[in-house]
RNA sequence: AUCUUAUCGUGAGAGACUGAGGGAUAGGCCUAAGAAGUCUCAGCAACCAGCUCAAGGAGUCAGGUGCUAAUUCCUACUGGCAUGAUAUGCCGAGAGAUAAGAA
Repeated sequence: AUCUUAUCGUGAGAGACUGAGGGAUAGGCCUAAGAAGUCUCAGCAACCAGCUCAAGGAGUCAGGUGCUAAUUCCUACUGGCAUGAUAUGCCGAGAGAUAAGAA
């Protein structure tokens, strides 16, 4: 890097160093009232493992990951439905993220 399955409107951040990039991509928008990164401490969640339980489930969690601005920040499609409507709303697809597994 590829494939399969599940989830994605919940939840959770402070301090120090540093200083322009970051939010996947494009556009929008946000961001020096401080990006990314490193360190310290803290937290959320419950996918896997462990443990407990009257047990196809539930609880717990110090182990393996993940996460802690904005719904996956919003939109993306010769898609479907509603509608007088190119606007708007809902649904679906696609893309992406995370986990578990496969080759």
SAM riboswitch aptamer (S box leader) from Geomicrobium sp. JCM 19039, 103 nucleotides, folded computationally.
Model confidence (mean pLDDT): 81 of 100.
The sequence is in RNAcentral, with records from Rfam and Ribocentre.